[in-house]
């Protein structure tokens, strides 16, 4: 390194070095940035994964709740969206039915388009090595 198992639309930024570029990566969109990007460094913060602590149970463990000493993370924007698939709703065509003959209804095909679920990618975290 790979794996395992949770999480992932809340929250939380000032100063100093420095000086073009950033928001993982590919592509497309949106944005951030000489009013200072990324880096690193100080300090503050923010959450509670891991700690600690109380209490409950069906006690190797779980479930609540409470706190920030300690190891970690994090502090534009949902993990910025999007991409892959499912079903549903919906535009448009084409095709076939039916009768009421229609700017009709229906079912199918393929297509646009939005939200949802999910799936992969990523990230943190504990575990595990």
């Nucleotide at each position: 390194a790979a794996g395992u198992u949770a999480u992932c639309a809340u929250g939380a930024a000032a100063g100093g070095u420095u000086g073009a570029g950033g928001g993982a990566c590919u592509a497309g969109a949106c944005c951030c940035g000489u009013u200072g990007a990324a880096a690193c460094c100080u300090u503050g913060g923010c959450a509670a994964c891991c700690u600690c602590c109380u209490u409950u149970u069906u006690u190797u463990a779980a479930a609540a709740g409470a706190a920030a000493a300690g190891g970690u993370g994090c502090c534009a924007c949902a993990u910025u969206c999007u991409a892959c698939a499912a079903a549903u709703g919906u535009u448009u065509a084409c095709u076939g039915a039916a009768c009421u003959u229609g700017u009709u209804u229906c079912a199918g095909u393929a297509u646009u388009c939005a939200g949802u679920u999910g799936a992969c990618a990523g990230a943190u975290a504990a575990c595990a090595g």
Molecule: SAM riboswitch aptamer (S box leader)
Organism: OM182 bacterium